[in-house]
RNA sequence: GCCGAGAAAGCCAACCCCUUCGGAAGGAGGGCACGGAAAGCGGCGGAUCUUACAGAAGAUGGCCGAGCUGCCGAAG
Numbered sequence: 001g002c003c004g005a006g007a008a009a010g011c012c013a014a015c016c017c018c019u020u021c022g023g024a025a026g027g028a029g030g031g032c033a034c035g036g037a038a039a040g041c042g043g044c045g046g047a048u049c050u051u052a053c054a055g056a057a058g059a060u061g062g063c064c065g066a067g068c069u070g071c072c073g074a075a076g
Base pairs, nucleotide, nucleotide: 002076003073004072011036012035016031017030018029019028020027021026034062040068041067044065045064046063047060048059049058050057051056
């Protein structure tokens, strides 16, 4: 370094509910705990979704790929 243990210490938090922002997809905060070894970061490529519009504008990083950064560690 690859890799990821019925390991340890911590971390994040789907669905649903409440509040709030948005026209919508959806975002933010709180509760909960389905899950996650990048479920950390950014829409770069693909994919999906929304629309006042449409040769466009937006949403999703917890869909996939690639990129940048990062905790711990046994076996191999």
Description: This is a predicted structure of a 76-nucleotide RNA (c-di-GMP-I-GGC riboswitch aptamer) from a Nitrospirota bacterium. The coordinates come from a structure-prediction model, not an experiment, and the mean pLDDT is 86. The source organism's lineage runs through Bacteria, Pseudomonadati and Nitrospirota.